[in-house]
The RNA shown here (transfer RNA) has 74 nucleotides and comes from a Bacillota bacterium.

RNA sequence: UGCCGAUUAGUGUAAAGGUAGCACACCUGACUCUGGAUCAGUUUGUGAGGGUUCAAAUCCUUCAUCGGCAGCCA
Numbered sequence: 001u002g003c004c005g006a007u008u009a010g011u012g013u014a015a016a017g018g019u020a021g022c023a024c025a026c027c028u029g030a031c032u033c034u035g036g037a038u039c040a041g042u043u044u045g046u047g048a049g050g051g052u053u054c055a056a057a058u059c060c061u062u063c064a065u066c067g068g069c070a071g072c073c074a
Base pairs, nucleotide, nucleotide: 001070002069003068004067005066006065007064010024011023012022013021018054027041028040029039030038047063048062049061050060051059
């Protein structure tokens, strides 16, 4: 430098155009002498910009970061 892939909540993982869900964690409450466990509830997210569309995590485009492969110079 080129090609390919990835980027979603604190962590992991879904949603393949129809308006983001699940698990764990955190926090609050119940229970308990206390803690744990259990139960209930709350909070939190689509890497950045632009475009297409009635509607974009999803399609197109540029960039950023990470990974893989190939190549160039030394």
The organism belongs to Bacillota, within Bacteria.